[in-house]
The RNA shown here (transfer RNA) has 84 nucleotides and comes from Hespellia sp. Rfam family: tRNA. Rfam links the family to the GO term triplet codon-amino acid adaptor activity. The prediction has a mean pLDDT of 82.

RNA sequence: GCGGAUGUGGCGGAAUCGGCAGACGCACAAGACUCAAAAUCUUGCGGUGGUAACAUCGUGUGGGUUCAAGUCCCACCAUCCGCA
Numbered sequence: 001g002c003g004g005a006u007g008u009g010g011c012g013g014a015a016u017c018g019g020c021a022g023a024c025g026c027a028c029a030a031g032a033c034u035c036a037a038a039a040u041c042u043u044g045c046g047g048u049g050g051u052a053a054c055a056u057c058g059u060g061u062g063g064g065u066u067c068a069a070g071u072c073c074c075a076c077c078a079u080c081c082g083c084a
Base pairs, nucleotide, nucleotide: 001083002082003081004080005079006078007077010026011025012024019067028044029043030042031041032040046057047056048055049054060076061075062074063073064072
């Protein structure tokens, strides 16, 4: 230099033919239980703003197609594999 694969909350990992982004598990937080822990059970758990209700943004980055994109198209970045 050329070709291919992969990239989603703190971590792992789903998402049918393009149709509510984050199922499920782990971790974490609060509560219950306990003398106190562990285990177990319940609830919560992406970012920003807000007292809250709520608003807005969010699938490596930037564009494009579409009523609608994690998914399709283009460029780039990172990691891995192969060729030279």